Model confidence (mean pLDDT): 89 of 100. Small-subunit ribosomal RNA, central domain from Candidatus Purcelliella pentastirinorum, 350 nucleotides, folded computationally. The source organism's lineage runs through Bacteria, Pseudomonadati, Pseudomonadota, Enterobacterales and Candidatus Purcelliella. The full RNA is in RNAcentral, with records from Greengenes. Rfam family: Bacterial small subunit ribosomal RNA. Gene Ontology terms of the family: ribosome and structural constituent of ribosome.

[in-house]
Context: one part of a larger RNA
């Protein structure tokens, strides 16, 4: 450079925005960069191909012709791509009226439970374990009543259900706020896909400040197990778990499946708009959209499976991969308080 691949054999960026670039609907008209055709100049000679010859052949040498696939000037062509222009409505998009929803933020509340205090009943055990023990209890525990503190989480509804780009959201009010989908219609008119850098958002975990602290618990201690237990079990416990705010940028960030677009037999069942019909009570049945999931045709695939939500058939664009290890690594760079992140080789070996 190039070939063939990326669900699981190496291989989709953790998710969106969106620069530069690649690609681009239907149409009228110019134009002639791209294109395509002719014509003119080059395109040195040798050497390669042809052809004809001289050395007895042949290497070799000698004539001549093709070629030299290029460049450059000119003369058309006008389909396709571009450029500029016209004008459309099928992609995009706004506007209206509905609709579902743990979407997002922020503030307010609720009820159960635990712990922890107070007081009341009320006595010897509670607790915990395969059996125990360490703890806790005559200074009155545990178990029961009744007040109060505090902090976390929100049983049922709960569902291969919803809602979000993705991480991820679940108690109930209020307030601000995103974004899906329906139905008519009207309007803008190609405003459109992808996306290198770029920018944001990003679970836990760690981290800084300054707050909280109830249960749960790394470290830690102590108790048992065992030959030994730096472990599984058991009784305590600090970090952290929460909150506010600024790092951090990592995950089996997974559907291990990049985004968008067209096209291709079928059946089941959930969510959820709509339209008609039929009961008018609550929902049935038909048609039509979106969405989730399950069976499965042709295909497809090394199998396993996938299968209109494709791993089928194609189209644009991005990212990656190229034996195993060395190696989620040195080094240099670039972030970062730090831990550590991103980028990313080579000896050597097999």
């Nucleotide at each position: 450079c190039u070939g063939g691949g990326c669900g699981u054999a190496a291989a989709g960026g953790g998710c969106g925005u969106g620069u530069a670039g690649g690609c681009g609907g239907u149409u009228u008209a110019u134009u002639a960069a791209g294109u395509c055709a002719g014509a003119u100049g080059u395109g040195a000679a040798a050497u390669c191909c042809c052809u004809a010859g001289g050395c007895u052949u042949a290497a070799c040498c000698u004539u001549g012709g093709a070629a030299g696939u290029g460049c450059a000037u000119u003369u058309g062509a006008a389909a396709c791509u571009g450029a500029u222009u016209u004008a459309c409505u099928a992609g995009a998009g706004u506007c209206u009226c509905g609709a579902a929803g743990a979407g997002g933020g922020a503030g307010g509340u609720a009820g159960a439970a635990u712990u922890c205090c107070a007081a009341g009943u009320g006595u010897a055990g509670c607790g915990g374990u395969g059996a125990a023990a360490u703890g806790c209890g005559u200074a009155g525990a545990u178990a029961u009543u009744u007040g109060g503190a505090g902090g976390a989480a929100u049983a049922c509804c709960a569902g291969u259900g919803g809602c979000g780009a993705a991480g991820g959201c679940g108690g109930c009010c209020u307030c601000c706020u995103g974004g899906u989908c329906g139905a008519a219609g009207a309007c803008u008119g190609a405003c459109g896909c992808u996306g290198a850098g770029g920018c944001g958002c990003g679970a836990a975990a760690g981290c800084g400040u300054g707050g909280g602290g109830a249960g749960c618990a790394a470290a830690c201690a102590g108790g048992a197990u065992u030959a030994g237990a730096u472990a599984c079990c058991c009784u305590g416990g600090u970090a952290g778990u929460c909150c506010a705010u600024g790092c951090u940028g990592u995950a089996a960030a997974c559907g291990a499946u990049g985004u968008c677009a067209a096209c291709u037999u079928a059946g089941a069942a959930g969510a959820u708009g709509u339209a008609g019909u039929g009961a008018u009570u609550u929902u049935a049945c038909u048609g039509u959209g979106u969405u989730u999931u399950c069976u499965g045709u042709a295909g497809c695939a090394a199998a396993c499976g996938c299968g209109u939500u494709a791993a089928g058939u194609u189209g644009a664009c991005c990212g990656c991969c190229u034996g195993g290890g060395g190696a989620u690594u040195a080094c240099g760079g670039c972030c970062g308080c730090a831990a550590g992140g991103c980028u990313a080789a080579a000896a050597c070996u097999c």